[in-house]
RNA sequence: UUCUGAAAAAGGCAAACUAGCCGAAAGGUUAGGACGCAAAGCCCAGGGUCUAAGGUUAAGCGAUGAGUCAUUUUACUCAUAAGCGACUAGGAUCGCCUGGCUGCCACA
Numbered sequence: 001u002u003c004u005g006a007a008a009a010a011g012g013c014a015a016a017c018u019a020g021c022c023g024a025a026a027g028g029u030u031a032g033g034a035c036g037c038a039a040a041g042c043c044c045a046g047g048g049u050c051u052a053a054g055g056u057u058a059a060g061c062g063a064u065g066a067g068u069c070a071u072u073u074u075a076c077u078c079a080u081a082a083g084c085g086a087c088u089a090g091g092a093u094c095g096c097c098u099g100g101c102u103g104c105c106a107c108a
Stems, first nucleotide, its partner, number of pairs: 002108001004106002012037002017032006035095001041101003045098003048093003054088004060084002063080006
């Protein structure tokens, strides 16, 4: 320096869940807690997945207005407007995969 992680030693990290805080959310963070992890250390660089605040959208649901028919409702037509819905990452995830950088111990 490289491969490997069967056994050993020194240690390390910490899923779910609970509580506080941050965030629109996904999620993050601190404390407790351990399912697991040899990179479960670091980088969202490529892909995947999650979320949709903001933005876009009037095809759909609903709303408002006008018109046609008309006794009225219904129905139909047109227009308006982002309430729902739909789409969207500059958000999130490296404990989803790949890649990059760094690193403890042991064996060869």